[in-house]
């Protein structure tokens, strides 16, 4: 790299650095952004995906948060493909994480 299964309207700072574009692809729009975004690094916190211990008959579910990830602007930003009751809602497809198996 691929596969399979599971989540996602919710949570989460601050300093160095670095200099112009970020928001996954392509389009369209709407947003951050020189009061320095984005992305790097350190401290820091959210979370419960695996793993730890408890509780449970139980592999289910409750809690636990020391380890692995992961994640800290907007529903995955919003749409773009299908359905409906059509300034919106629901599915699907793409992407994301996190565990297996290969």
């Nucleotide at each position: 790299a691929a596969u399979u299964u599971a989540u996602a309207a919710a949570g989460a700072a601050g300093a160095g650095g670095c200099g112009a574009g970020a928001g996954a692809c392509u389009a369209g729009g709407c947003u951050c952004u020189a009061u320095g975004a984005c992305c790097c690094u350190c401290u820091g916190g959210c979370a419960a995906c695996c793993c730890u211990c408890u509780c449970c008959a139980a592999a289910a579910g409750a809690g636990u948060a020391a380890g692995g990830u992961g994640c800290c602007a907007a529903g995955u930003c919003c749409u773009a493909c299908c359905c409906a009751g059509c300034a919106u809602g629901g599915g699907a497809a793409c992407g994301a994480u996190a565990a297996a198996u290969c």
The RNA shown here (SAM riboswitch aptamer (S box leader)) has 102 nucleotides and comes from Algoriphagus sp. The sequence was found by an Rfam model in a public genome assembly.